[in-house]
RNA sequence: GCGGGCAUAACUCAACGGUAGAGUGUCAGCUUCCCAAGCUGAAGGUUACGGGUUCGAAUCCCGCUGCCCGCU
Numbered sequence: 001g002c003g004g005g006c007a008u009a010a011c012u013c014a015a016c017g018g019u020a021g022a023g024u025g026u027c028a029g030c031u032u033c034c035c036a037a038g039c040u041g042a043a044g045g046u047u048a049c050g051g052g053u054u055c056g057a058a059u060c061c062c063g064c065u066g067c068c069c070g071c072u
Base pairs, nucleotide, nucleotide: 001071002070003069004068005067006066007065010024011023012022013021018055026042027041028040029039030038049063050062051061052060
């Protein structure tokens, strides 16, 4: 230099172009003499970043950044 893949909550990951979710973690409550476990609820998001298409984009298109794999 060329080709391919990945980027979404603190972490690991989902999500037909139509309200962004789960598990773990955090916080509160219930339970217990206390802790752990269990149960219930809550908070937490510029979908890496910048544009385009569309009535509507995490999703499609272009660019860009980082990481991984292969080729040279």
Molecule: transfer RNA
Organism: Mailhella sp.